[in-house]
Molecule: small-subunit ribosomal RNA
Organism: uncultured Acidobacteriaceae bacterium
RNA sequence: AGUUUGAUCCUGGCUCAGAAUCAACGCUGGCGGCGCGCCUAACACAUGCAAGUCGCACGAGAAAGGCUCCUUCGGGGGCUGAGUACAGUGGCGCACAGGUGAGUAACACGUGGAUACCUGCCCUCAAGUGGGGAAUAACUUUGGGAAACCGGGGCUAAUACCGCAUACGUUCGAGAGAAGAAAGCAGCAAUGCGCUUGAGGAGGGGUCCGCGGCUGAUUAGCUAGUUGGUGGGGUAAAAGCCUACCAAGGCAAAGAUCAGUAGCCGGCCUGAGAGGGCACACGGCCACACUGGCACUGAGACACGGGCCAGACUCCUACGGGAGGCAGCAGUGGGGAAUCUUGCACAAUGGAGGAAACUCUGAUGCAGCGACGCCGCGUGAGCGAAGAAGCCUUUCGAGGUGUAAAGCUCUUACGCCAGGGACGAUAAUGACGGUACCUGGAGAAGCAGCUGCGGCUAACUACGUGCCAGCAGCCGCGGUAAUACGUAGGCAGCAAGCGUUGUUCGGAAUUACUGGGCGUAAAGGGUGCGUAGGCGGCGCUCUAAGUUUGGAGUGAAAUCUCCCGGCUUAACUGGGAGGGUGCACAGAAAACUGGGGCGCUCGAGUAUGGGAGAGGAAAGCGGAAUUCCUGGUGUAGCGGUGAAAUGCGUAGAGAUCAGGAGGAACACCUGCGGUGUAGACGGCUUUCUGGACCAUAACUGACGCUGAGGCACGAAAGCGUGGGUAGCAAACAGGAUUAGAUACCCUGGUAGUCCACGCCCUAAACGAUGCAUACUUGGUGUGGGUUCUUCACUGGAUCCGUGCCGGAGCUAACGCGUUAAGUAUGCCGCCUGGGGAGUACGGUCGCAAGGCUGAAACUCAAAGGAAUUGACGGGGGCCCGCACAAGCGGUGGAGCAUGUGGUUUAAUUCGAUGCAACGCGAAGAACCUUACCUACCCUCGACAUCCAGAGAAUCUGUUAGAGAUAGCGGAGUGCCUUCGGGGACUCUGAGACAGGUGCUGCAUGGCUGUCGUCAGCUCGUGUCGUGAGAUGUUGGGUUAAGUCCCGUAACGAGCGCAACCCUUAUCCUUAGUUGCCAGCACAUCAUGGUGGGAACUCUAGGGAGACUGCCGGUGAUAAACCGGAGGAAGGUGGGGACGACGUCAAGUCAUCAUGGCCCUUAUGGGUAGGGCUACACACGUGCUACAAUGGCCGGUACAGAGGGCAGCGAACUCGCGAGAGCAAGCAAAUCCCACAAAGCCGGUCCUAGUCCGGAUUGGAGUCUGCAACUCGACUCCAUGAAGUCGGAAUCGCUAGUAAUCGCGAAUCAGAAUGUCGCGGUGAAUACGUUCCCGGGCCUUGUACACACCGCCCGUCACACCAUGGGAGUGGGUUGCAAAAGAAGUGGGUAGUCUAACCUUCGGGAGGGCGCUCACCACUUUGUGAUUCAUGACUGGGGUGAAGUCGUAACAAGGUAACC
Repeated sequence: AGUUUGAUCCUGGCUCAGAAUCAACGCUGGCGGCGCGCCUAACACAUGCAAGUCGCACGAGAAAGGCUCCUUCGGGGGCUGAGUACAGUGGCGCACAGGUGAGUAACACGUGGAUACCUGCCCUCAAGUGGGGAAUAACUUUGGGAAACCGGGGCUAAUACCGCAUACGUUCGAGAGAAGAAAGCAGCAAUGCGCUUGAGGAGGGGUCCGCGGCUGAUUAGCUAGUUGGUGGGGUAAAAGCCUACCAAGGCAAAGAUCAGUAGCCGGCCUGAGAGGGCACACGGCCACACUGGCACUGAGACACGGGCCAGACUCCUACGGGAGGCAGCAGUGGGGAAUCUUGCACAAUGGAGGAAACUCUGAUGCAGCGACGCCGCGUGAGCGAAGAAGCCUUUCGAGGUGUAAAGCUCUUACGCCAGGGACGAUAAUGACGGUACCUGGAGAAGCAGCUGCGGCUAACUACGUGCCAGCAGCCGCGGUAAUACGUAGGCAGCAAGCGUUGUUCGGAAUUACUGGGCGUAAAGGGUGCGUAGGCGGCGCUCUAAGUUUGGAGUGAAAUCUCCCGGCUUAACUGGGAGGGUGCACAGAAAACUGGGGCGCUCGAGUAUGGGAGAGGAAAGCGGAAUUCCUGGUGUAGCGGUGAAAUGCGUAGAGAUCAGGAGGAACACCUGCGGUGUAGACGGCUUUCUGGACCAUAACUGACGCUGAGGCACGAAAGCGUGGGUAGCAAACAGGAUUAGAUACCCUGGUAGUCCACGCCCUAAACGAUGCAUACUUGGUGUGGGUUCUUCACUGGAUCCGUGCCGGAGCUAACGCGUUAAGUAUGCCGCCUGGGGAGUACGGUCGCAAGGCUGAAACUCAAAGGAAUUGACGGGGGCCCGCACAAGCGGUGGAGCAUGUGGUUUAAUUCGAUGCAACGCGAAGAACCUUACCUACCCUCGACAUCCAGAGAAUCUGUUAGAGAUAGCGGAGUGCCUUCGGGGACUCUGAGACAGGUGCUGCAUGGCUGUCGUCAGCUCGUGUCGUGAGAUGUUGGGUUAAGUCCCGUAACGAGCGCAACCCUUAUCCUUAGUUGCCAGCACAUCAUGGUGGGAACUCUAGGGAGACUGCCGGUGAUAAACCGGAGGAAGGUGGGGACGACGUCAAGUCAUCAUGGCCCUUAUGGGUAGGGCUACACACGUGCUACAAUGGCCGGUACAGAGGGCAGCGAACUCGCGAGAGCAAGCAAAUCCCACAAAGCCGGUCCUAGUCCGGAUUGGAGUCUGCAACUCGACUCCAUGAAGUCGGAAUCGCUAGUAAUCGCGAAUCAGAAUGUCGCGGUGAAUACGUUCCCGGGCCUUGUACACACCGCCCGUCACACCAUGGGAGUGGGUUGCAAAAGAAGUGGGUAGUCUAACCUUCGGGAGGGCGCUCACCACUUUGUGAUUCAUGACUGGGGUGAAGUCGUAACAAGGUAACC
């Protein structure tokens, strides 16, 4: 920094950016320097090499070759080679160097101390080195054996071995005294190197101690040589190191024992630091050397390249027996993601031996391989276009790659070729190496990749793909326009590397010492008492453990930091200084802490005196009520519920009265009153008893606080034994409810509830707030004391409790706030993401149920707290609407019309789908329309622009064909002109292109529907809040209205409301034809027909009018409301147009426009015919009816608004009629459509499937039109279906409305029951807002935010994963008790052997072998413990897109939820 949310703050986890690496993998790879290179199998190893050396310790001692002599020519002798080689005795070395990290949790390591010890070679000092002896290898001979090797006899030397002498010093001893050495070699010699004894040193080693550094308590007790002592033994040396005896100790919660893991450190990595992680290379220490045991030799080992034994493995074998140990350097196999050459040299440094020359040295110095890491260099440099080509993109104009290239001018680091040529060695000697380095030559020549480009995180476009393929560190991308997949172009980053993966630290204050928390996020133990521990009041004094301070020691080197040097630089490296936070030592100080001592009283406690209290335990007593029993009265119901039923009752219930029995609980008082540590405690009396409070200030003198373990108490339920049982009531039964109802409701009812005793030990045991102490503004109640005051418990003061409200402060917020969640101190408990899980295993407690303690695998990227805005609620309040109610008329039933679904079909074109699709697009499908189907045709195309050629265009005849079309004719030659040609049109041809009602309304514009004509939706500034946000806009009134008024941390403003617009209702005015006709006149059967009139109606321009303006009342005196007057109209007069921010990915790509995709002889275009009109069925919207408020017949009255020239069409004639014929008038206030109908008057029908109703069907016609077959309307005659008022359900309407009646218009050739308009007649009802629906405001709850059509729980079914149990099974480790006993050491010793010394010569001393005892490795048995793997079956858990059943939780979640 990203990620929980619609947004916010917080908590909290996950993830990323950094650095590092003994690394590995992928792609790529030019050079050099310096480093590093089996982390795995301490697995097994072929081959070579890695430790020898000394002839100046010793004996013995060749050969080849050379020279020479002899020769029987086979050979032999001498000299030389040579005192050389090999082997042996002897000395020193082999205990160093080199490797590895298995074991080890330990004095192994680190650090600081200690000493009871040893010390070859080296140094210093002191003394000595005299004289003898006996053997033995080699060698020779002989025997055994396959071999390895072994045995017997014989000879021989020494610096090998053994005595004797001597003893400064040494050892033993109290002393006297005793004991104990030696070796020579070289040299002519000087002398040198040695040897012996002793003392000291240096360096090395042994041993002991303090302190320090892992995990687990689901390891709590361990220990018998164990702890100590004494005697003895033993070691170089202290010591139970060993042994005998004695004592009973020692260790452990500051973690013994056990288990797991691990070599430790200097250091390395990271980090600001404190820390955390690591232990590869280099350096120090330790341990190990095939596994286990053992000793020998030696100065030093219990010995990597020594020995013995046992075991496993490998090899040789003549089967009798032998040999071996790369965790040395190379190398091989194996394992593994993975780690090198069977190289060169002793030139240097160092080591061993030697007097030395020298020899040996896989230590080491170098080289090789590997980008494994760090560091350095290069792959060219300058100029070079408004910018080539290619590629990519594009709005088609261009843009990008890009000065990049080409081209021109230069240069030559690395590499290549050639020449010179070191330091390392100041004389000789150089593996590296003809290397580093220097010089010359040619030539831009041989040299760039990897990763990324959604955010974090620098860098974007195109194409492909279409929840596919894939990506992904986290969030997350991909379902047809993907900056997230794949490719390309471009860009970004790093660069001989770049990415990925693993690991570590960091970020992570996410274990918090520095530096966190616990009311609600994870987290206070249920409560008390109290042990250890931690912490602790005031004064004086001593001490000096802590503490502070100066000194000196140590803290190896390397590393690190700083400075100065050396490699051209750097990495690397040399020198100097610092640091190394630590430990120990001896001083100094005495404030604080600790310790010792002496005091003090304020903390704590005691005493005395008071009052308060459901504090506890026991015994006794009381009344009310329920139930039951008995009796009386009394009669048919009672009871119960939403409604019922089960149940009780005529065998007398319920009701009522009286009496009795029994158990349990104690109304009122009763109070956020009291008491108690908490749980908890409630009638009254008595007894016993605990604690607190107040007052007094007599006593003690810090006696205190907290409290791990421990102990005690601990609601309810539950358990055991024995009682008791009235009511209530799990389980259970029945009745209801329900889709079901193992529930909620009802009737019953057993455990239990009660008592005694004993267990259990848990609760949302909560103030979700541990205990103690101190300090820090206030207000107001209440309980218990004391005190002052007052007429008065009136007021004040004070102590202890218990509540509320609030200040500072704190808090993420909510909130807390002297009873802190404020400010501090002390101590305890607890937390560290969610789930798995308070589960499993283990332990422990319990009679059981179960409790306490308490994980992991796996899985998710969240889980959570508080607050905000919405939405929602079978939450609340207020209000509105034909929303309900009150009414009127319908729909749903019938027939038909029309639309839709479905089905059918070659096609039945497409769209619209709850309200808000369904007489909708469609204001009108016979062809056309037409988009669909079939068939036949066209391909620059039916249509647009450009080019070329030809022809005017145009009109017309005829043939074929269903037609499109094709063929053959005829008529016709126009306009402008600069005379070249041009323009319109037609035909032909070529390509750019046309065309598409093809897809996507979820890519869009525009338009529209809807909530809704609902009253809302916002902004600026200010203020409040950490913030999302709030305020304003809430509140009190009022309104149709966020309409207005008042109040108010808000003040204003905008879009909406209203008004302005149209129409209608009244009047005035102006005007008077085509309209009108009162008065005057004319004409007619009659009529504004005519003259005339301008009054009226009307027409259409302009104005007036209505504003709560006036009066009364109500109201806050406001806004407003109620009533009234006047008025044609009264409180927005009626109607319309007008639709805020937004919602529904609402509808429309088929009105139109448009991005993208798709088709291009077809998904385009033309034609004919068919289809959209189908029909078992279902739904919507309508028409006509079912009749008498009616039908039919006759007569008769009154509209408004419209339309009319390809039109309306009068009158007249014909037809029963639809209509036809002829034809006047009218572009219309003039003529026509055009008779309005219901109504009114008269007649008839008489309740019937009818004189109702008209479907259907037959026949005959009319009209429109190219054409009425599929498939038009209308007329006449005939026919005369269903239907007798419509189930559940449902729609419209509040007044000129509903209902009812007709008229007109658009579309249109024709074709309305639809749609849009017009007028006529003309009602009923509204108490009211409980309920249904929709909406508005405020408030409340929320686990919802895709917003309740939300969210979400559990079983079951399926798949996968990890895990527990499990009869067991198989391994590892280990305890105990035994067996066993190799090699070896020590002890003993009857046997046997025996050179040096002694001897009295017999032997002895001493020694070897053998035997034996002790210890003991391998191994074996029995029995435990622990751990790992596995196991039929089984338990739960987790995960998975749409499975099943219900609906438990979230709203009062529909029975409040939870423990």